Predicted 3D model of a 401-nucleotide RNA (Bacterial RNase P class A) from a Nocardioidaceae bacterium.
Rfam family: Bacterial RNase P class A. Rfam links the family to the GO terms dimeric ribonuclease P complex, ribonuclease P activity and tRNA processing. Rfam describes the family as follows. Ribonuclease P (RNase P) is a ubiquitous endoribonuclease, found in archaea, bacteria and eukarya as well as chloroplasts and mitochondria. Rfam classes the family as a ribozyme.
The gene name in the source record is rnpB.
The RNAcentral record of the sequence draws on ENA.
NCBI's taxonomy places the organism under Bacteria, Actinomycetota, Actinomycetes, Propionibacteriales, Nocardioidaceae.
RNA sequence: CGAGCCGGCCGGGCGGCCGCGUCGGACGGCACCGCUGUCCGCCGAGGAAGGUCCGGACUCCACAGAGCGGGGUGGUGGGCAACGCCCACCCGAGGCGACUCGCGGGAAAGUGCCACAGAGACAGACCGCCAACGGCCCGGCGACCGCCGGGUACGGGCAAGGGUGAAACGGUGGUGUAAGAGACCACCAGCGCCCCGGGCGACCGGAGCGGCUGGGCAAACCCCACCCGGAGCAAGGUCAAGAAGGCACGGUUCGCCGUGCCGCGCGGAUGUUCGAGGGCUGCUCGCCCGAGUCCGCGGGUAGGCCGCACGAGGGCAUCGGCAACGUUGCCCCGGAGAUGGAUGGCCGCCGGGCGCACGACACGCGCCGCACAGAAUCCGGCCUACAGGCCGGCUCGUCCA
Numbered sequence: 001c002g003a004g005c006c007g008g009c010c011g012g013g014c015g016g017c018c019g020c021g022u023c024g025g026a027c028g029g030c031a032c033c034g035c036u037g038u039c040c041g042c043c044g045a046g047g048a049a050g051g052u053c054c055g056g057a058c059u060c061c062a063c064a065g066a067g068c069g070g071g072g073u074g075g076u077g078g079g080c081a082a083c084g085c086c087c088a089c090c091c092g093a094g095g096c097g098a099c100u101c102g103c104g105g106g107a108a109a110g111u112g113c114c115a116c117a118g119a120g121a122c123a124g125a126c127c128g129c130c131a132a133c134g135g136c137c138c139g140g141c142g143a144c145c146g147c148c149g150g151g152u153a154c155g156g157g158c159a160a161g162g163g164u165g166a167a168a169c170g171g172u173g174g175u176g177u178a179a180g181a182g183a184c185c186a187c188c189a190g191c192g193c194c195c196c197g198g199g200c201g202a203c204c205g206g207a208g209c210g211g212c213u214g215g216g217c218a219a220a221c222c223c224c225a226c227c228c229g230g231a232g233c234a235a236g237g238u239c240a241a242g243a244a245g246g247c248a249c250g251g252u253u254c255g256c257c258g259u260g261c262c263g264c265g266c267g268g269a270u271g272u273u274c275g276a277g278g279g280c281u282g283c284u285c286g287c288c289c290g291a292g293u294c295c296g297c298g299g300g301u302a303g304g305c306c307g308c309a310c311g312a313g314g315g316c317a318u319c320g321g322c323a324a325c326g327u328u329g330c331c332c333c334g335g336a337g338a339u340g341g342a343u344g345g346c347c348g349c350c351g352g353g354c355g356c357a358c359g360a361c362a363c364g365c366g367c368c369g370c371a372c373a374g375a376a377u378c379c380g381g382c383c384u385a386c387a388g389g390c391c392g393g394c395u396c397g398u399c400c401a
Stems, first nucleotide, its partner, number of pairs: 001397010012350007020044002023041008046372001050383002053381005058232004065285004070228005075089005090104001091102004105223002110221002112217003126162002128158003133155002135152007170188006189213001191210003195206004236306004245262007264298007277289004313332005319326002352368005
């Protein structure tokens, strides 16, 4: 200098003017414990607020149990409130490497699939090789028996060579054979048994014996190990209003009116401890609630407040730990809380980016405000999106000293 790998950060700043929202304050107005007006002040979207993929806090079922079903994870050890997350390590794959990825338990419990090609994919001979054996043909020895030689792949033998394929009955070398073949041998790979050493462990290293050895897929169903109640802030709580009507009190010209409380009304079916109905949010058992429940017709309301932000919170330091993270000490928290849902517009200055020009830089000129994008109960993660810019560490290559 170039090419890469991993991690972290910013994502416009300052000032002025006008305009929004919560809260606080001052001064008023009104139909007054509330509503509203003017002014002042503090504060006012994110690293992902997105996805809704996981885990929780919290609320209710509910005082909360078992089984089946269903779902999730899947090497070991640790972290965490927990997790499918994070850290460290092991094994495997990729990469020269820094690093990255993982479908990481089980194929001998069972079922299933491996298309096409190919002889054959829980299986077998397409091209081939073999004249030892049987048969056939020819020749010789002297006729027969018989012997010798040559040919023939007909019977038979072979799975070593070639071919097909993603994958084909372990690999290399040899013995042996008619030709071969773990048929046998040596060395390997794999598998099983057994032992030594290291490690918490997954595993790693080493020695010996053995038979000679046919796959893959479980992100196919499945088996094994471990884990899991359900629903969700539209959870849930509270207040008010309300109509047909009922009750009580008072008044009454007996028609009704006023106030307060309760509260949907009419009809039908069924039930009230011999239990209808409901709940345990899939089913069963079991347990619990229970005097109402269900159907049809008609009527009223959809409002306010709480939940609502102090948290498994944040920052700095110290100690422990390879690390994730944890202990301890100090400091910070008026850092949005909306509810048709708030932060926008204009101007100036650049510290930013792009282009032109320039040998290069600077200066200058022109253009741009450019990314992804918007809280809604709140946290811990993962995933996805992101113009431009900055910082740190590491790897490889080249050059110079």